[in-house]
A computed fold for a 71-nucleotide RNA from Candidatus Abawacabacteria bacterium RBG_16_42_10, annotated as transfer RNA. NCBI's taxonomy places the organism under Bacteria, Bacteria candidate phyla, Candidatus Abawacaibacteriota. It matches the Rfam family "tRNA". Rfam describes the family as follows. Transfer RNA (tRNA) molecules are approximately 80 nucleotides in length. The sequence was found in a public genome assembly.
RNA sequence: GCGGGUAUAGUAUAGCGGUAUUAUGACUGCCUUCCAAGCAGUAGAGAUGGGUUCAAUUCCCAUUACCCGCU
Repeated sequence: GCGGGUAUAGUAUAGCGGUAUUAUGACUGCCUUCCAAGCAGUAGAGAUGGGUUCAAUUCCCAUUACCCGCU
């Protein structure tokens, strides 16, 4: 230099145009003499910038970071 892949709550992940899923963690409550465990609930997310579309995490382009291969 060229090609390919990945980017989603603190962490790890699913989804594929139409309310973003689950686990774990955090917080609150219940339970308990207290703690742990258990139960219930709450808050917390699609790398950046454009384009297409009534509607984009999803499709297209570019950029950024990381990974892999070739040279």